[in-house]
RNA sequence: ACGAAGCAUGGAGACCGGAGAUUCGUCGAAGGAUUCCAUGACUUAGUGGCGGACGGGUGAGUAAUGCGUGAGCAACCUGCCUUUCAGAGGGGGACAACAGUUGGAAACGACUGCUAAUACCGCAUAAUGUAUAUUGGGGGCAUCCCCGAGAUACCAAAGGAGCAAUCCGCUGAAAGAUGGGCUCACGUCUGAUUAGCUGGUUGGCGGGGCAACGGCCCACCAAGGCGACGAUCAGUAGCCGGACUGAGAGGUUGAACGGCCACAUUGGGACUGAGAUACGGCCCAGACUCCUACGGGAGGCAGCAGUGGGGAAUAUUGGGCAAUGGGCGAAAGCCUGACCCAGCAACGCCGCGUGAAGGAAGAAGGUCUUCGGAUUGUAAACUUCUUUUAUGAGGGACGAAGGACGUGACGGUACCUCAUGAAUAAGCCACGGCUAACUACGUGCCAGCAGCCGCGGUAAUACGUAGGUGGCGAGCGUUAUCCGGAUUUACUGGGUGUAAAGGGCGCGUAGGCGGGGAUGCAAGUCAGAUGUGAAAUCUAUGGGCUCAACCCAUAAACUGCAUUUGAAACUGUAUUUCUUGAGUGCUGGAGAGGUAGACGGAAUUCCUUGUGUAGCGGUGAAAUGCGUAGAUAUAAGGAAGAACACCAGUGGCGAAGGCGGUCUACUGGACAGUAACUGACGCUGAGGCGCGAAAGCGUGGGGAGCAAACAGGAUUAGAUACCCUGGUAGUCCACGCUGUAAACGAUGAAUGCUAGGUGUAGGGGGUAUCGACCCCUCCUGUGCCGGAGUAAACGCAAUAAGCAUUCCGCCUGGGGAGUACGGCCGCAAGGUUGAAACUCAAAGGAAUUGACGGGGGCCCGCACAAGCAGCGGAGCAUGUGGUUUAAUUCGACGCAACGCGAAGAACCUUACCAGGUCUUGACAUCGAUGUAAACCGGCAGAGACGCCAGGUGGCUUCGGCCGACAGAAGACAGGUGGUGCAUGGUUGUCGUCAGCUCGUGUCGUGAGAUGUUGGGUUAAGUCCCGCAACGAGCGCAACCCCUGUUGCCAGUUACCAGCGAGUAAAGUCGGGGACUCUGGUGAGACUGCCGGGGACAACUCGGAGGAAGGUGGGGACGACGUCAAAUCAUCAUGCCCCUUACGUCUUGGGCUACACACGUGCUACAAUGGCUGUAACAAAGGGAAGCGACAGUGUAAGCUGAAGCGGAUCUCAGAAAAGCAGUCCCAGUUCGGAUUGUGGGCUGCAACCCGCCCACAUGAAGUCGGAGUUGCUAGUAAUCGCGGAUCAGCAUGCCGCGGUGAAUACGUUCCCGGGCCUUGUACACACCGCCCGUCACACCAUGGGAGUUGGGAGCGCCCGAAGCCGGUAGUCUAACCGCAAGGAGGAACGCCGUCGAAG
Repeated sequence: ACGAAGCAUGGAGACCGGAGAUUCGUCGAAGGAUUCCAUGACUUAGUGGCGGACGGGUGAGUAAUGCGUGAGCAACCUGCCUUUCAGAGGGGGACAACAGUUGGAAACGACUGCUAAUACCGCAUAAUGUAUAUUGGGGGCAUCCCCGAGAUACCAAAGGAGCAAUCCGCUGAAAGAUGGGCUCACGUCUGAUUAGCUGGUUGGCGGGGCAACGGCCCACCAAGGCGACGAUCAGUAGCCGGACUGAGAGGUUGAACGGCCACAUUGGGACUGAGAUACGGCCCAGACUCCUACGGGAGGCAGCAGUGGGGAAUAUUGGGCAAUGGGCGAAAGCCUGACCCAGCAACGCCGCGUGAAGGAAGAAGGUCUUCGGAUUGUAAACUUCUUUUAUGAGGGACGAAGGACGUGACGGUACCUCAUGAAUAAGCCACGGCUAACUACGUGCCAGCAGCCGCGGUAAUACGUAGGUGGCGAGCGUUAUCCGGAUUUACUGGGUGUAAAGGGCGCGUAGGCGGGGAUGCAAGUCAGAUGUGAAAUCUAUGGGCUCAACCCAUAAACUGCAUUUGAAACUGUAUUUCUUGAGUGCUGGAGAGGUAGACGGAAUUCCUUGUGUAGCGGUGAAAUGCGUAGAUAUAAGGAAGAACACCAGUGGCGAAGGCGGUCUACUGGACAGUAACUGACGCUGAGGCGCGAAAGCGUGGGGAGCAAACAGGAUUAGAUACCCUGGUAGUCCACGCUGUAAACGAUGAAUGCUAGGUGUAGGGGGUAUCGACCCCUCCUGUGCCGGAGUAAACGCAAUAAGCAUUCCGCCUGGGGAGUACGGCCGCAAGGUUGAAACUCAAAGGAAUUGACGGGGGCCCGCACAAGCAGCGGAGCAUGUGGUUUAAUUCGACGCAACGCGAAGAACCUUACCAGGUCUUGACAUCGAUGUAAACCGGCAGAGACGCCAGGUGGCUUCGGCCGACAGAAGACAGGUGGUGCAUGGUUGUCGUCAGCUCGUGUCGUGAGAUGUUGGGUUAAGUCCCGCAACGAGCGCAACCCCUGUUGCCAGUUACCAGCGAGUAAAGUCGGGGACUCUGGUGAGACUGCCGGGGACAACUCGGAGGAAGGUGGGGACGACGUCAAAUCAUCAUGCCCCUUACGUCUUGGGCUACACACGUGCUACAAUGGCUGUAACAAAGGGAAGCGACAGUGUAAGCUGAAGCGGAUCUCAGAAAAGCAGUCCCAGUUCGGAUUGUGGGCUGCAACCCGCCCACAUGAAGUCGGAGUUGCUAGUAAUCGCGGAUCAGCAUGCCGCGGUGAAUACGUUCCCGGGCCUUGUACACACCGCCCGUCACACCAUGGGAGUUGGGAGCGCCCGAAGCCGGUAGUCUAACCGCAAGGAGGAACGCCGUCGAAG
């Protein structure tokens, strides 16, 4: 734009109707149904137009048909929009809607008939359009392009609104703008355990197709195309502006916002259209869901809300088109989950509050406490203020722009004013170090913590809680991820001798890099200009919301890419030139360089023969083995194979592996000299090719010796080893394979530069009249030392690990693992390339200090050796273990526990057990109060204890005081209960070993070193000398005590020479101070003297003198430290525990047990003795609740009486062994004395368990002790007795004393312990260390495994939907032609074909 339908209004027509009127012919209002026309608003289906290709969502796919940046299209399209030019004449036939019939459950159709248009179709007109050929001019980028000229052919259109002007549309053409399409260059993740890929593949000619180029498609022709600058394949992934991080370079990332791409249930397909291969269109196939009458249909939230599911986890089925924007329309307007708003979530960023000021009795409460206090803490209370926020009330926007009016979802919101009242508002994490912040309790390697180191096993700042403190604050902490720190993939900005890392070595391809001079070009390079690098973001400045976050504007920036102009030093490139790099030529000598052939002697073994006889051989020692069938040995002859003594040398040669008798042939390289030639020809070298020890493999030889495997003999717990006897592969040769080694200088190749010294090999030069030498010098090779430098250190140091350049290989924590899988190579063995899961918090290098070593050097010690005496066997004593027990209290456990604590258990001790008691207690302090307390006697009891009776202080200033006792309640006492691994103190031990340290200096990055090591010496870190050390301290030694000699002084209780007295005798007495002795004080011994050695030293050896000689002998004395050594039971003490008992008292028992084992002792086994008798000689001690003479008595132990003595006076107290004399005669005894019996003695309240002694009797084992093991070097061992402590009594123990009185020491190889230096170390709780492998069980991860299952991709074949294209014309057919028949043409129908998804 169009035709309908319904409604309203108006007009027209006829019908019904009949109020009424009537001239009775008829006329006829309202009302009703109805037809047509016109108009109007609205609604609705249809035709037609435009839009549904925008906007919105998502990131599956995609490693390039994508994206980013920059170019190109001379190979293209573009609706609506803008500008310009030209035009719109005249016709035709349909189809929806609609009506009728009809199918179907539905969805949806079928047939017949009618109809309009800006729907559809011819005709006319037509160029600056298109096509074809011709022609003029211009240009360019190869094909070509642009502007013209005429010719032929072909192609347009639609109307609507309005009275009109005019407006909106329509058609053709040219331009613009916008939007697209295509092409190219560069960039764009990982894997090579993906190395070859490709058939329309690459190109051409010709066509088809497309908007356009093009294998886009087709026919033919050619055989190309891509790939180590990573093709193909596999995995992963939307890309970018940007975001996070970082000093940057980078690394990671792609939410939101913006650009591009892809997708719309999965796959395929076209249609329409300007544009789609179309999210809310169509067709087909698959999966799924729904409806169904089972025939068939419908659907696609990765739009906005919302639901389910999954998940650790992510919102409202809200309001509005008011603004911004989009579509349609002339407009009004309609549509718009785009958008604008609101709701939910501390998810992020920003801002604000939860009050402010004063306030000490430093309140109460809490926590801690040294009990004084401290802290919470001005914090609170209290006083005075303020009102953001919250609440109530009043006012109240901007956003609204346009010519005017109107228009607000948010929203009565923001904002403003007023009112009440501190009123409505604080948590989370941490407090061992990193890292700001500490105490208590609980727990006790439990519970738990932990980012790393690591906390926790009874005093946890680390767990849990509390108080306090620190941090942040409407948040805090955790988890995950990314970047940083991390120069820990190193471009900026790393390494490779030993930490991970140089290829086993050469030749050489690609590549990378490359000597001097000259000229040109301008790719790299540098400078200027231009375009682009979207906006947002970031940065700077300014502005707007009260500030800020946020927003706006401007500038800068976007480090890039492209174009253009210029410069020419450097790199590059082209030309030319040079000789020093490199190479060639000539001369000369050196050499285990290589390959092949020939020859030689020594030795081994075997064979033959002779001589010869019982062994040989072998070992740490043996045996197996060989030998009387004659070995070994020896002599002669022969055979065979392998290797080449001496020369021989950090000497030579070679790229490395490697190469060694002599000669010959062939052959590679290096070196020196010369300076004739070429003229940068060079260096390195991914892949590639070749060489490559030993062992091993294949084929064929050879095989003397040696010798894996194997056999036998030894060794050993075993010995699948080391040792021995045999012995096969192999070792040798030829040909082929393997391709690895600590293939090492653990050091890639090449070039240049940077102090020296000293060897050695080859060659040359100089000097010396000729010469071997010597000397100087140059080049090449090969060693050592060393400076600068370098290095983590060690070290390297012209043969670099120094200073530089080039190229290659390789490394990135340890293990798993050089393993698995895959590929390649190999005959195999195996090689090469080469991971991951899982697991650990280290692995590693160099150096330091110790410790250790069946490493080295030096040295010492009763350490061994040489000796003497023992132990281990017996009996007994004693201690311990074990066992037993009601209890056998506890501690000590290699040396360094075991005759130890204990220098003395019948009760006591005593701590243990049984029974009986007490509960402020057996003991201390305070204490109201009271009194005497002690003490004595009696009774019950086993006793503790209870009852009864008696009985009383001192001083006094008379106030009281002192001492004592009883005593309620309570503070507290008490604990030999635990922890010696919480401690003090004390002690043992290494060890009387000679060591252990410090200050300053020096060296080293440092740990550390030096000193303290070295040469001597000593008992000694003792001393001397030397020295980057100089000094000092603790140790050693000395100073102290005893002893050995002696002077002086002093002599009583000691002594007695001389003098005197005296006795039976006697220092008994006078006296003496000589002697012995006592005990004071001195001396003496110091390597001082002499000689030898030594360094003219220290020192050492010898000697003299001396009482004593080299610390004279002995003692006390114990460095820094070690052993978590011992002790909580000497004592002290922290913490824990008990409190009518784990405390206290008491009786009895036990510590004394007894199949057994061990330690330490005593006594013996006898003649060097036992027994009997008998003239000897000490020292050192003790003594008053004591020693006790003497006398008596007893066989004796002892007893009775008793002098003397607090001690040189008295006493214990007789010393014994020895000596002399006698006896025994080698035996289980005249040895030995256990055990037992009887009778006595002593101590003591008490000898039963459980003491000692005496006498008589009894008379056991034992005849010198296995393996093994202890002490001692001189007045020592051995032996003999004596004393003391403890103690009522009780030593064989312990501590002392003297008597007698030896043997031996060559020496330092070995055992043990120790000291110093050095060396190795994977040890450092330090060798009693560390650490390896198998096996058993469980679990984790991974490889293999007969197979089985799922996914992805590819290839081949079959079927072949939809659909495009092509063909055909069975069927159908309005527009044109024709009068008609029919024709032209068409077809969404049918059929056929190519392609073709799923299957």

A computed fold for a 1399-nucleotide RNA from an uncultured rumen bacterium, annotated as small-subunit ribosomal RNA.
It matches the Rfam family "Bacterial small subunit ribosomal RNA". Rfam links the family to the GO terms ribosome and structural constituent of ribosome.
The prediction has a mean pLDDT of 83.
RNAcentral holds the sequence, with entries from ENA and SILVA.